Glycine riboswitch aptamer from a soil metagenome, 80 nucleotides, folded computationally.
RNA sequence: GCACGGGAGAGUCCCCGGUUUCGACCGUGGCGCCGAAGGGGCAAACCUCCCCGGAACCUCUCAGGCACCCAGGACCGUGC
Repeated sequence: GCACGGGAGAGUCCCCGGUUUCGACCGUGGCGCCGAAGGGGCAAACCUCCCCGGAACCUCUCAGGCACCCAGGACCGUGC
């Protein structure tokens, strides 16, 4: 890296538009919220004799995400 399995968190609250079997569904925007794709940051700890430097599930939320399902998904297990 590939395959299979497991895999969390956070509003369907409001306006508008569309569809409608009038149950409901979809989309834009607003505010609120989440962090485990990605991206940015480094005080302590850690790595190093020291310095420089480096990293995270820590932090920021740019991106991404927030009914169910689907998708995504760090990480874990098995096999190659």